[in-house]
Molecule: Bacterial RNase P class A
Organism: Wenzhouxiangella sp.
RNA sequence: GGAGCCGGCUGAACAGUCGCUGCGAGGUUUGACCUCGUGGAGGAAAGUCCGGGCUCCACAGGGCAGGGUGCCAGGUAACGCCUGGGGGGCGUCAAGCCCACGGAAAGUGCCACAGAAAACACACCGCCGAUGACCCGCAAGGGAUCAGGCAAGGGUGAAAAGGUGCGGUAAGAGCGCACCGCGUGGCUGGCAACAGCCAUGGCAGGGUAAACCCCACCCGGAGCAAGGCCGAAUAGGGAUGCCAUGAUGUGGCCCGCAUCGCAUCCGGGUUGGCCGCUCGAGGCGAUGGGCGACCAUCGUCCCAGACGAAUGACUGUUCUCGACAGAACCCGGCUUACAGGCCGGCUCCCGCC
Numbered sequence: 001g002g003a004g005c006c007g008g009c010u011g012a013a014c015a016g017u018c019g020c021u022g023c024g025a026g027g028u029u030u031g032a033c034c035u036c037g038u039g040g041a042g043g044a045a046a047g048u049c050c051g052g053g054c055u056c057c058a059c060a061g062g063g064c065a066g067g068g069u070g071c072c073a074g075g076u077a078a079c080g081c082c083u084g085g086g087g088g089g090c091g092u093c094a095a096g097c098c099c100a101c102g103g104a105a106a107g108u109g110c111c112a113c114a115g116a117a118a119a120c121a122c123a124c125c126g127c128c129g130a131u132g133a134c135c136c137g138c139a140a141g142g143g144a145u146c147a148g149g150c151a152a153g154g155g156u157g158a159a160a161a162g163g164u165g166c167g168g169u170a171a172g173a174g175c176g177c178a179c180c181g182c183g184u185g186g187c188u189g190g191c192a193a194c195a196g197c198c199a200u201g202g203c204a205g206g207g208u209a210a211a212c213c214c215c216a217c218c219c220g221g222a223g224c225a226a227g228g229c230c231g232a233a234u235a236g237g238g239a240u241g242c243c244a245u246g247a248u249g250u251g252g253c254c255c256g257c258a259u260c261g262c263a264u265c266c267g268g269g270u271u272g273g274c275c276g277c278u279c280g281a282g283g284c285g286a287u288g289g290g291c292g293a294c295c296a297u298c299g300u301c302c303c304a305g306a307c308g309a310a311u312g313a314c315u316g317u318u319c320u321c322g323a324c325a326g327a328a329c330c331c332g333g334c335u336u337a338c339a340g341g342c343c344g345g346c347u348c349c350c351g352c353c
Base pairs, nucleotide, nucleotide: 001349002348003347004346005345006344007343008342009341010340012318013317014316015315016314017313018312020040021039022038023037024036025035026034027033042324046335047334049333050332051331052330053329054223055222056221057220061255062254063253064252066219067218068217069216070215071085072084073083074082075081086101087099088098089097090096102214103213107212108211109208110207111206124154125153126150127149128148131147132146133145134143135142136141162180163179164178165177166176167175181203182201183200184199185198186197187196188195189194227275228274229273230272237266238265239264240263241262242261246260247259248258249257282301283300284299285298286297287296288295289294319322
């Protein structure tokens, strides 16, 4: 000097004139009005994908079906999240990034096209033809094949009877051997996933479970339009069906349990106000523990609560010329979108000293 990786912060600014809204105080002509003080959208508020808090439903009891997760150990209220580790893949033997990461020797299914053949493995091009047979030759021997033997070579394909090499054979083949791979057993290290070493076996051809399936663990339901209170109004309306051998009871089915009504249709009234509604598994700082996620203690702060839905309009100036984008019960995550600017750390390449 260049390239790359990881993390953090910010997300136009200033001034003026009007305007909106929560809370508190005061005034008031009581009007949804006026004055003062103090607060007022996000890192994703988005997607509604997970997990909870909270509220309600006697059964949140048992089971089946169903659904979710899937290496190990931790963190957490919990999780499908996060941290650390193991294994695999990508990357430069990098920083780092990704993983839908239990089981293929329980079983079933599938692997297009190409190819002989994709699993009880029937062999396209081929190799051999030792043994039996054929031809030549007195014989030795030679020749080309048939029977028969082979799957090592070539081809096809993502994948073809484990790979490389040596020996052996008529030619070959784990047929034998060495190393690697695989299975089994043992030892060592580690909480473990696993890793290393030793021994042994010629060895069940591969892939696929985001295919069915098997295994382990987990799972009541519905949701702030939950739920509760006040006020007001109307029609203590009508019809039909089931009805204790029954019906109903917050996903389905069965058992148990509880209760005594339930379901459908027509019609009438109210669409008002308040609570829930923001003090939290809360933010910030310090100290200590831990590799880390995080935890503990102490101190400090209160930081949006609308309801047809609050922060907008105009003017002037500045420069880094302005991205994605608006809470509606709350919180912890994940995923997606993001112009420009700033800061810190790490890895590699080139050159110079």